[in-house]
A computed fold for an 82-nucleotide RNA from an Elusimicrobiota bacterium, annotated as transfer RNA. Model confidence (mean pLDDT): 81 of 100.
RNA sequence: GCCCUCGUGGCGGAACUGGCAGACGCGCAUGGCUUAGGACCAUGUCCUUAACGGGGUGCAGGUUCGAGCCCUGCCGAGGGCA
Numbered sequence: 001g002c003c004c005u006c007g008u009g010g011c012g013g014a015a016c017u018g019g020c021a022g023a024c025g026c027g028c029a030u031g032g033c034u035u036a037g038g039a040c041c042a043u044g045u046c047c048u049u050a051a052c053g054g055g056g057u058g059c060a061g062g063u064u065c066g067a068g069c070c071c072u073g074c075c076g077a078g079g080g081c082a
Base pairs, nucleotide, nucleotide: 001081002080003079004078005077006076007075010026011025012024019065027045028044029043030042031041032040046055047054048053058074059073060072061071062070
């Protein structure tokens, strides 16, 4: 230099054929239980807003009624060829 795969909450990891994004698990917070802790149970847990609403899938664009998914360029990680 060229080719391939990948990038989604704090972490792992889903999202089918383009049609509700943050499922599920871990972790964390509060409460219950306990003498106390662990385990277990309940609720909550992306950002913003008083709320309604708005934003958000590495970054910037494009296609489409609609994009995490398709296309282009860049950035990063892994692998292959020379």

Rfam family: tRNA. By type it is a transfer RNA.